[in-house]
Description: Predicted 3D model of a 125-nucleotide RNA (FMN riboswitch aptamer (RFN element)) from an Ilumatobacteraceae bacterium. Its mean pLDDT, the model's own confidence on a scale to 100, is 80. The organism belongs to Ilumatobacteraceae, within Bacteria. Its Rfam family is "FMN riboswitch aptamer (RFN element)". For this family Rfam cites "A conserved RNA structure element involved in the regulation of bacterial riboflavin synthesis genes" (Gelfand et al., Trends Genet, 1999). Rfam links the family to the GO term FMN binding. It was read from a public genome assembly, where an Rfam model found it.
RNA sequence: AAUGACCUGCGGGGUUGGGUGUAAUUCCCGACCGGCGGUACAGCCCGCGAACCUUUGUUUCGACAAAGGCCGAUCCGGUGAAACUCCGGGGCCGACGGUAAGAGUCCGGAUGAGAGCAGGUGAGC
Numbered sequence: 001a002a003u004g005a006c007c008u009g010c011g012g013g014g015u016u017g018g019g020u021g022u023a024a025u026u027c028c029c030g031a032c033c034g035g036c037g038g039u040a041c042a043g044c045c046c047g048c049g050a051a052c053c054u055u056u057g058u059u060u061c062g063a064c065a066a067a068g069g070c071c072g073a074u075c076c077g078g079u080g081a082a083a084c085u086c087c088g089g090g091g092c093c094g095a096c097g098g099u100a101a102g103a104g105u106c107c108g109g110a111u112g113a114g115a116g117c118a119g120g121u122g123a124g125c
Stems, first nucleotide, its partner, number of pairs: 003123001005121006017029003031105002033094002035048004043092002052069007074090005096108003
């Protein structure tokens, strides 16, 4: 100096206000939000995670593990060596279950899991 191992901590935000209605933070107007890595600074470029579905196995019947599947959305102008990332403008997207009425924002699985980030320990080469 590089490599792999183990341990610890951290690791997701958001409906003010108005309308209809018996009933809606779910509909309508309007408002608001944006996980992780890469790359010229990114919700919508590439990749990852979570969630959801299937199969198999285990089970203390709560669930867990592995494999597979699924996995949303961006344009125009400007600057620049370089930007679908910056600046200006206009758009768009958002799991499952629940509900007095249909949910990106409420409640729930979840004091969970997690891409990963930071720090530490000791080892061999």